The prediction has a mean pLDDT of 80. The part of an RNA shown here (small-subunit ribosomal RNA, 3' major domain) has 468 nucleotides and comes from an uncultured bacterium. Its Rfam family is "Bacterial small subunit ribosomal RNA".
Context: one part of a larger RNA
RNA sequence: UGACGGGGGCCCGCACAAGCGGUGGAGCAUGUGGUUUAAUUCGAUGAUACGCGAGGAACCUUACCAAGGCUUAAAUGUGCUACGAAUAAGUUGGAAACAAUUUAGUCUUCGGACGGAGCGCAAGGUGCUGCAUGGUUGUCGUCAGCUCGUGCCGUGAGGUGUCAGGUUAAGUCCUUCAACGAGCGAAACCCCUAUUGUUAUUUGCCAGCGAGUUAUGUCGGGAACUUUAACAAGACUGCCGUCGCAAGACGUGAGGAAGGUGGGGAUGAUGUCAAAUCAUCAUGGCCCUUAUGCCUUGGGCUACACACGUGCUACAAUGGUCAGUACAAUGAGCUGCAACUAGGCAACUAGGAGCUAAUCUUUAAAACUGAUCUCAGUUCGGAUUGGAGUCUGCAACUCGACUCUAUGAAGCUGGAAUCGCUAGUAAUCGCAUAUCAGCAAUGAUGCGGUGAAUAUGUUCCCGGGCCU
Repeated sequence: UGACGGGGGCCCGCACAAGCGGUGGAGCAUGUGGUUUAAUUCGAUGAUACGCGAGGAACCUUACCAAGGCUUAAAUGUGCUACGAAUAAGUUGGAAACAAUUUAGUCUUCGGACGGAGCGCAAGGUGCUGCAUGGUUGUCGUCAGCUCGUGCCGUGAGGUGUCAGGUUAAGUCCUUCAACGAGCGAAACCCCUAUUGUUAUUUGCCAGCGAGUUAUGUCGGGAACUUUAACAAGACUGCCGUCGCAAGACGUGAGGAAGGUGGGGAUGAUGUCAAAUCAUCAUGGCCCUUAUGCCUUGGGCUACACACGUGCUACAAUGGUCAGUACAAUGAGCUGCAACUAGGCAACUAGGAGCUAAUCUUUAAAACUGAUCUCAGUUCGGAUUGGAGUCUGCAACUCGACUCUAUGAAGCUGGAAUCGCUAGUAAUCGCAUAUCAGCAAUGAUGCGGUGAAUAUGUUCCCGGGCCU
């Protein structure tokens, strides 16, 4: 000077408390450990690994295993040598890759061009080291800290400033002070959202006028409204009152769409963990070079006495089933989205209008109304298994999704323990997208619908900040 203390003081945070809903018990999905295996490729391991890299493992991917093959190779350049091939079609062997073989098969100014082959130089490696590295990332933490110049103090390491008294979300600001200033952070500047105005009026809108229809902005038209998207206004403790030296605090205050950072997002200081990544990429060193490189077929990454994490579905009546009736937003679409018609119980199939999209397409579901079930392992629950199918794709055996029918397991609210959340939040309901031929999506990322309870407080648990 730091760090630490089951030392002290002050303060903060879904940290506790007050509440709501979960996990831990069941079945399944998924990741991990372990075990097994020819191989179950590799990495990630308290918080900060475990629905993580992987935003799509049937082949491919693929890095792993078995078997079969290749040796300058997939790309590009260059030197030398001999040559006419490459390619197409066919045959034989084969699991394919590949090997063998038959037929067809260049131009020329004779310098060469083009093409493959051989030799040589440059290759290739998801091999090792993240404890040699760059770049990127997690975390403490969006916590309020971390420093510098000059001056002053100290022999010096260092201190001061940055402390003290108030105040704040904040080293935020004020007062005082051997300090005076400054920088990186905080705040602001940026984006979305909540209100209003101006401009614009198509593909969106339709109040008033007219036409037309069983009906519909369908048509003429309109620019009011909604929306769209550019610009502008608006919030600053600005005004009032109380307290206060000030900063500021308080108020069912006024006005206002919004009130004290209005609500979200992006933004992550100096540093910590030799944290993570050599398998995104780049790269030093080391290692392999008829193999640790390359190609192919099949298998594996999907195994299964077991253990753990994260989820989904339930155990029912605030519910299940059937019938009817409403209301979104974000997005996506040409090897695509597909209205509509017909067939099929259905998955889907056969036609197919429109749309390169504010134009066309893409069903909202909970909710509401009515009927039924009447507390049961049930008309709850849907695992598992048999049969029959549909679709994608060379190909669904290992190992796809979906449909119909039959089957109908565990499960009656879960021990110790433990997690999330303070408002359009939790809870609950569906929709869309990326990846993608298809899909193991119950995941991830977004979007809207319905919409709570509680916070007296800081003694205690956890984490953090300042002073001592």